[in-house]
Molecule: transfer RNA
Organism: Candidatus Woesearchaeota archaeon
RNA sequence: GCGACAGUAGUUUAGUGGUAUAAUACGUCCCUGCCACGGACGUGACCCGGGUUCGAGUCCCGGCUGUCGCA
Numbered sequence: 001g002c003g004a005c006a007g008u009a010g011u012u013u014a015g016u017g018g019u020a021u022a023a024u025a026c027g028u029c030c031c032u033g034c035c036a037c038g039g040a041c042g043u044g045a046c047c048c049g050g051g052u053u054c055g056a057g058u059c060c061c062g063g064c065u066g067u068c069g070c071a
Stems, first nucleotide, its partner, number of pairs: 001070007010024003018054001025043006047063005
């Protein structure tokens, strides 16, 4: 230099163009004499910039970062 793949809560992760899912973490409460376990509720995310579309995490273009391969 060229190509492929990946990027979503603090962490891991699902998502076939129509409310972004779950686990874990964190907070409040219940339970208990206390802690732990368990239960209820809540907080928190689509790498960046454009395009297409009534509507984009998803499709298209460019960029950035990472992994792998080729030179």